[in-house]
Molecule: small-subunit ribosomal RNA
Organism: uncultured prokaryote
RNA sequence: GGAGUAUAGCGGCGGACGGGUGAGUAACGCGUAGGAAUUUGCCCAGUAGUGGGGGACAACAUGUGGAAACGCAUGCUAAUACCGCAUACGCCCUACGGGGGAAAGCAGGGGAUCUUCGGGCCUCACGCUACUGGAUGAGCCCAUGUCAGAUUAGCUAGUUGGUGGGGUAAUGGCCUACCAAGGCGACGAUCUGUAGCUGGUCUGAGAGGAUGAUCAGCCACACUGGGACUGAGACACGGCCCAGACUCCUACGGGAGGCAGCAGUGGGGAAUAUUGAACAAUGGGCGCAAGCCUGAUGCAGCCAUGCCGCGUGUGUGAAGAAGGCCUUCGGGUUGUAAAGCACUUUAAGCAGUGAGGAAAGGUUGAUGGUUAAUAGCCAUCAGCUGUGACGUUAACUGUAGAAUAAGCACCGGCUAAAUCCGUGCCAGCAGCCGCGGUAAUACGGAGGGUGCAAGCGUUAAUCGGAAUUACUGGGCGUAAAGCGCGCGUAGGCGGUCUAGUCAGUCAGAUGUGAAAGCCCCGGGCUUAACCUGGGAACUGCAUUUGAAACUGCUGGACUAGAGUUUGGUAGAGGGAAGUGGAAUUUCCGGUGUAGCGGUGAAAUGCGUAGAGAUUCGGAGGAACAUCAGUGGCGAAGGCGACUUCCUGGACCAACACUGACGCUGAGGUGCGAAAGCGUGGGGAGCAAACAGGAUUAGAUACCCUGGUAGUCCACGCCGUAAACGAUGUCAACUAGCCGUUGGGGGGCUUGACCCCUUAGUGGCGCAGCUAACGCGUUAAGUGCCCCGCCUGGGGAGUACGAUCGCAAGGUUGAAACUCAAAGGAAUUGACGGGGGCCCGCACAAGCGGUGGAGCAUGUGGUUUAAUUCGAUGCAACGCGAAGAACCUUACCUGGGCUUGACAUAUUUAUGAAAGCUUUGUGAAAGCAAAGCCAUCUGCGAGCUUCUUCGGGAACUGAGAGACAGGUGCUGCAUGGCUGUCGUCAGCUCGUGUCGUGAGAUGUUGGGUUAAGUCCCGCAACGAGCGCAACCCUUAUCAUUAGUUGCCAGCGAGUUAUGUCGGGGACUCUAAUGAGACUGCCUGGGUUAACCAGGAGGAAGGUGGGGAUGAUGUCAAGUCAGUAUGUCCCUUAUGUCCAGGGCUACACACGUGUUACAAUGGUUGGUACAAUGGGCUGCGAAACCGCAAGGUGAAGCCAAUCCCCAAAAACCAACCCCAGUUCGGAUUGGAGUCUGCAACUCGACUCCAUGAAGCAGGAAUCGCUAGUAAUCGUGGAUCAGAACGCCACGGUGAAUACGUUCCCGGGUCUUGUACACACCGCCCGUCAAGUCAUGGAAGUCUGCAGUACCCAAAGAUAGUGUUCUAACCUUCGGGAAGAAGCUGUUUAAGGUAAGGCAGGUAACUGGGACUAAGUCGUAACAAGGUAACC
Repeated sequence: GGAGUAUAGCGGCGGACGGGUGAGUAACGCGUAGGAAUUUGCCCAGUAGUGGGGGACAACAUGUGGAAACGCAUGCUAAUACCGCAUACGCCCUACGGGGGAAAGCAGGGGAUCUUCGGGCCUCACGCUACUGGAUGAGCCCAUGUCAGAUUAGCUAGUUGGUGGGGUAAUGGCCUACCAAGGCGACGAUCUGUAGCUGGUCUGAGAGGAUGAUCAGCCACACUGGGACUGAGACACGGCCCAGACUCCUACGGGAGGCAGCAGUGGGGAAUAUUGAACAAUGGGCGCAAGCCUGAUGCAGCCAUGCCGCGUGUGUGAAGAAGGCCUUCGGGUUGUAAAGCACUUUAAGCAGUGAGGAAAGGUUGAUGGUUAAUAGCCAUCAGCUGUGACGUUAACUGUAGAAUAAGCACCGGCUAAAUCCGUGCCAGCAGCCGCGGUAAUACGGAGGGUGCAAGCGUUAAUCGGAAUUACUGGGCGUAAAGCGCGCGUAGGCGGUCUAGUCAGUCAGAUGUGAAAGCCCCGGGCUUAACCUGGGAACUGCAUUUGAAACUGCUGGACUAGAGUUUGGUAGAGGGAAGUGGAAUUUCCGGUGUAGCGGUGAAAUGCGUAGAGAUUCGGAGGAACAUCAGUGGCGAAGGCGACUUCCUGGACCAACACUGACGCUGAGGUGCGAAAGCGUGGGGAGCAAACAGGAUUAGAUACCCUGGUAGUCCACGCCGUAAACGAUGUCAACUAGCCGUUGGGGGGCUUGACCCCUUAGUGGCGCAGCUAACGCGUUAAGUGCCCCGCCUGGGGAGUACGAUCGCAAGGUUGAAACUCAAAGGAAUUGACGGGGGCCCGCACAAGCGGUGGAGCAUGUGGUUUAAUUCGAUGCAACGCGAAGAACCUUACCUGGGCUUGACAUAUUUAUGAAAGCUUUGUGAAAGCAAAGCCAUCUGCGAGCUUCUUCGGGAACUGAGAGACAGGUGCUGCAUGGCUGUCGUCAGCUCGUGUCGUGAGAUGUUGGGUUAAGUCCCGCAACGAGCGCAACCCUUAUCAUUAGUUGCCAGCGAGUUAUGUCGGGGACUCUAAUGAGACUGCCUGGGUUAACCAGGAGGAAGGUGGGGAUGAUGUCAAGUCAGUAUGUCCCUUAUGUCCAGGGCUACACACGUGUUACAAUGGUUGGUACAAUGGGCUGCGAAACCGCAAGGUGAAGCCAAUCCCCAAAAACCAACCCCAGUUCGGAUUGGAGUCUGCAACUCGACUCCAUGAAGCAGGAAUCGCUAGUAAUCGUGGAUCAGAACGCCACGGUGAAUACGUUCCCGGGUCUUGUACACACCGCCCGUCAAGUCAUGGAAGUCUGCAGUACCCAAAGAUAGUGUUCUAACCUUCGGGAAGAAGCUGUUUAAGGUAAGGCAGGUAACUGGGACUAAGUCGUAACAAGGUAACC
């Protein structure tokens, strides 16, 4: 010195794309279809140019300020940076004369030629300037679509339009001045809330409904608010200025920042990923290009988040192994499952091979184009070179080995799938219904099963089912739902004929409906998901060409809808005025006297000051008896004496006229019962409030006596009723029959007649409809138009808001929260202080009791060591218990035993063991121990049983483990048995029929019966369980039989007795029969069933009594009679023993007994039964004892003997009305009997004692004939111990008019809000807790707007203070610019008065919910006063 790389600066282009987010926005924001007054860098095509000058500023240098960010001053400099001049086809402006406006070069190559040697000149590429056209992008306008709220109804002043001007790329109130007064809105303006829109996505048969992640189109936003600059494009995500909030730095002076880019952090949350690698591909920006940049993008990582595919093995394998679970203990199941045997190797592992995604680019060469050119550049072709993040890629090969790989939910029903154990309304489950309180298929576990499967379940959400908002496709009499009723605006809908038109409608064509997605047909990844090509579709919109029936529109015509005219008719239709009689009340007078009045009964009240009653007269108000009638009129509310006036509507008959004039009716407007309100009258009766009297637990009620508003009139409000036919209006069509009101016509037999027709008003009824009930030409049937209304119950017709009203209140009208129902119609029951019929000792009529006393007995309670347990309204309480001194006995205390007191197996021992005797201890049980007998001594007695002689069985000791045992629990786990309704007459079935069904019918009805007994009738016909009968007993007779029974006649005997011989006659016994059946008669009754009376008969209408108990009810009673599941105890909850207790005692209750006396008691005498029982028994006679009893022993296994005397009764005597000669408790004494044993704790006897009690309150029980009452007798149990229980006979009544009432039952019907069934259900206040909500003095916050104050940056207008390079200049300056100043506008900020919304609050209002709170009992039945509006 040159070249290059990096970098700062100047300059150009790009940072308006790409990427993110959905805050705002209900809008031309978006979608669809159109439009005209615009612009568009880069790109394409075309036309014309690209000449000649000038002055600066960065960088840089020097100096300097600041902590920093960042500057300041001076000086130098280049350009495609900046500025004039020239030129101007086209361009722009124009008064049409004219005027205005541009540019830039750089790089490569080069033959001739020129040169100051820089270059000029030529050419190519890339640029530059002006203009035209295109393409693309953008801006603007319009039609139409686009959420909810009317408890938002009026909004709007630049607002709507015009003119002039300004502004913009461009139209335009976009802005400004003036003028006009418009514009929008019930087809929803304005306001409020919410929201990005779309293609699409999810769901659905569709129509729809919900939604707007990913992908794609549009919009909006970039910390919050405002603003412009630059630029082709921005009012700009990673630009600028200002204000605000926040964070950071600071030397306190001042500065910096914006992840809704990709990663990442914090926070929030149920919850959402790596601070990865690469520009290899696709795309974008810049560049001539190489290339550079690119958290776009393509890849990788994380996540079962989703979709798809694959694997976790395959085959064989029965001893159906072991183990688990269950079990009826046999077995079943897990389960061919495993093991075993034989195979396979995907995926994962290890080792290797290895595509495609790559086209470009570079370089060399060739050809063509451009050019003077074989440079260069561009295009094409060929060779070479060579670019991969993913990547250890996909794929393939080899290799070893069943090897490394299954979970989750559910199993009560819905809903596929079941058992055991644990738990015990606990723990827990639960989508709905609902499970769990000792046998849980529902909780927890187990094994098993079912369903899905690398997933499964839960939660949240959307659609569906849901015809449960109903366009497709619902309803409104009673379930939610018809406005109280008219008139009528808008709107909707609308008769016949005809012509035109073509808006709706229909058809064709064209454009569009982006792509993706969905669908169809292909293609590519091994398949699929996925990707990709083509098609269809996009149901829409627009333009255009046609059609002309229907609807619309326009014109013309018609008369059947509608209306008008004429003549009649009926009427409580409305308004006004007047008139009338009866009655109530009151006043005056008369007569007259003690009550009246009122009630379930009374009282308050009125009355001797004369009421009430009666009579004459007067006054006043209100209402109009009879007629009067599912009769009339009216739109509804409603209208009722008579007369007059005014007035509306309807109907009938016949003609004429108008010519669709009609129907409905959101808003609107009028009418609108009663009560109520205002003003003024009036006020007889009635009567809220109020007062008093009753009733009652209370009675602020029902009943009574009074009584004020009010009721009446006038005027004005109110505007609601169960204002109902719970049924909107209009018109049409669709079988009939019978009444009745108004009108018209016809007929004859002229009538209280018949027929037809029309308009009303009723009853029944076909089809049809309806959930049923029911409706049914007066529809709730069929089809049409219009309006109103409904969408689970409660909260609630409430709150807030608005509006109307004088007020009371009306209209409109929610939500939070809460429940799983609320409701309709009908069915079966049950119930009713509903009705009808009927029955029963149910009442009534009677007799006798209980309740009072004493005692007995049972229970409760209390007590106790224990007082064992059970039974508890009727239907527990003299019950289990037909019998507790021990035992029983289950209880308590104490003492013992432990394979046990008892059963079945098993092991072992012994073979005279067993057995017997004795001793110790002890209360006994028990424990401990000893002895006798197997061979003889005489006599006598005895040797367990079977045997096939082996043994077996039995017995005893010892032992173990199975087990025994339990009066322990559960009767609410059970069997069986029993009670009760109830010996009431009911309860059911088959078939048929009716009903959608539950169900009904039969079985109801008319009679009748004790009876669902029988008869008749009947859509029922039959049958079963019940009733009755058959059975037993009793009453009569007959036959048979005749002992132990009987004795008339005959005989015998005795003091006497069937005692004996005999007898069968009688009684009786016990077997068989007969008899009674409404069979006969009379009357009634339906010629029935049957009833009443009668005859005969022993008995008469089931003769009396018994046995016999339907379906069911009460979770009735019983685990303590027995049986039995589960649970519990096992040296004790078992078992044995002694003693005690079950027998206690202030009291309460039940059931009995004895009495209170004279119809009796006592004493004496006399008479008459029946049923039963008896050998561990009954026990005579006789004797003893006062007696209980004893002695005694005959007889009897019983029609033989005994118990055994019957007692009331009768005869006679006494007692004489008293706490007694009643009554017998209690106590003392003495005894007897049973029994091991009478103390706790037996019965009886004798003597003595002699209590209460003089007939029983409230209340309550039994009984209808051989019954009640009364009298005794026997038996079971039992050693003994009945006043109880069960039987037996003796004597032997009264009364029943009758069904009103009480109780119970049957049947039919009715109501029901009951169904656990009236002991039901259920309401309200108060008290407690929890929850949500309204009001509220206030208080806090947010939002939007109005007005004002202050006013940044910026813009705009003005000004000309200061400064200034280009241009002009006459050199002074000018033009222009910058800074400055002023006005306007305006964000943020501030102030004021209001608005809207939200939060919170002392206190307060009601509401909802909550196993067992208080007070009453309002409703459901006639709910005890019918209920309701």